[in-house]
RNA sequence: GGGCUCGUAACUCAGGGGUAGAGUGCCACGUUCGCAACGUGGAUGCCACGGGUUCGAUUCCCGUCGAGUCCA
Repeated sequence: GGGCUCGUAACUCAGGGGUAGAGUGCCACGUUCGCAACGUGGAUGCCACGGGUUCGAUUCCCGUCGAGUCCA
C1' cells in the first nucleotide's frame, strides 16, 4: 500500500428500512439478626464520525477515523 471482517448500554453481544433489545453489572425495595442467593421495580445509548438515497436510516450506498485478520 491492497483485500476481508468489525465499530450498538459500564462489559459481552443480538437486531440488517417503520419509536433499539438480551445476558452480566449498577441503584432501590422485599425476604434475612446480618451477608449471600432469590424475587420485584428502576437508571442507563446523538447505534464511531461526515455526507448521500428514501416519506422514513442503527439497518442500504460513499468517504473518513479506529480495531482485528490476510497478502505484498

RNAcentral holds the sequence, with entries from ENA. Transfer RNA from a Candidatus Bathyarchaeia archaeon, 72 nucleotides, folded computationally. Rfam family: tRNA. By type it is a transfer RNA. Model confidence (mean pLDDT): 81 of 100. NCBI's taxonomy places the organism under Archaea, Thermoproteati, Candidatus Bathyarchaeota, Bathyarchaeia (SeqCode).